Background
Predicted 3D model of a 63-nucleotide RNA (Fluoride riboswitch aptamer (crcB RNA motif)) from a bacterium. It matches the Rfam family "Fluoride riboswitch aptamer (crcB RNA motif)". The family has 289 seed sequences and 2,293 matches in Rfam 15.1.
RNA sequence: CCGUAAGACGGCGAUGGAGCUCGCCGGAAACGCCGCGCGGCGGCUGAUGGCUCCUACGUAAUA
Numbered sequence: 001c002c003g004u005a006a007g008a009c010g011g012c013g014a015u016g017g018a019g020c021u022c023g024c025c026g027g028a029a030a031c032g033c034c035g036c037g038c039g040g041c042g043g044c045u046g047a048u049g050g051c052u053c054c055u056a057c058g059u060a061a062u063a
Base pairs, nucleotide, nucleotide: 009026010025011024012023013022016054017053018052019051020050021049032044033043034042035041036040
């Protein structure tokens, strides 16, 4: 320096953080939807994989 195996551990699940839980991955898992004149342009929803809390944003009402 390269390769293999095991253990441990870590990571990922369309926009931030944390707890719990489910699934997936080991250099992968992952990178939403719609339309068009599609080398790009335009439009829409959502901060969760799921539940809860916080933060940001949006809507309405009250003080």